A computed fold for a 71-nucleotide RNA from a Candidatus Micrarchaeota archaeon, annotated as transfer RNA.
[in-house]
RNA sequence: GCCGGGGUGGCGUAAUGGUAGCGUGGAGGCCUGUGGAGCCUUAGGUCCGGGUUCAAGUCCCGGCCCCGGCC
Numbered sequence: 001g002c003c004g005g006g007g008u009g010g011c012g013u014a015a016u017g018g019u020a021g022c023g024u025g026g027a028g029g030c031c032u033g034u035g036g037a038g039c040c041u042u043a044g045g046u047c048c049g050g051g052u053u054c055a056a057g058u059c060c061c062g063g064c065c066c067c068g069g070c071c
Base pairs, nucleotide, nucleotide: 001070002069003068004067005066006065007064010024011023012022013021018054026042027041028040029039030038047063048062049061050060051059
């Protein structure tokens, strides 16, 4: 340099172009002799810029970063 894959809450992982879920962690509460177990509630996220579209995590273009391959 070229090709392919990936980037989503603190961490991990989903999401036919149509309300961004789940696990774990955080906070509050219930329960309990105690709670670190169990139960309930709750906050927090789409790498950056542009384009297409009524609507983009998703499609297109250009970047940045990570992984793998070729040279």
Overview:
Model confidence (mean pLDDT): 82 of 100. It was read from a public genome assembly. It matches the Rfam family "tRNA". Its family is annotated with triplet codon-amino acid adaptor activity in the Gene Ontology.